[in-house]
């Protein structure tokens, strides 16, 4: 240089032929419970889907650039 995976909360995932409050586990915070802590019940916070742009009434989903990991493939 060409090809193909994949990037979504502080971590790990799920959401694909485009439909509108983006889900769920660990984590964190608050509360209940307990002499105290763990566990367990209950509630919240917290990602504008890697960035850029295009397409559409509307995009995590689709086109096109770019940028990271990885992986095969050529000099």
């Nucleotide at each position: 240089g060409g090809g193909g995976g994949c990037g979504u909360a502080g971590c790990g995932a799920a959401g694909c032929u485009g439909g509108u409050u983006a889900u769920c586990g660990c984590g964190c915070c608050g509360g209940c419970c307990u002499g105290u802590c763990a566990a367990g019940c209950c509630g919240g916070a917290g990602a504008u889907c890697g960035c850029g742009g295009g397409u559409u009434c509307a995009a995590u989903c689709c086109c096109c650039g770019u940028c990271g990991c990885u992986c095969c493939c050529g000099c």
A computed fold for a 75-nucleotide RNA from Spirochaetes bacterium ADurb.Bin215, annotated as transfer RNA. Its Rfam family is "tRNA". By type it is a transfer RNA. Gene Ontology term of the family: triplet codon-amino acid adaptor activity. The RNAcentral record of the sequence draws on ENA. The coordinates come from a structure-prediction model, not an experiment, and the mean pLDDT is 80.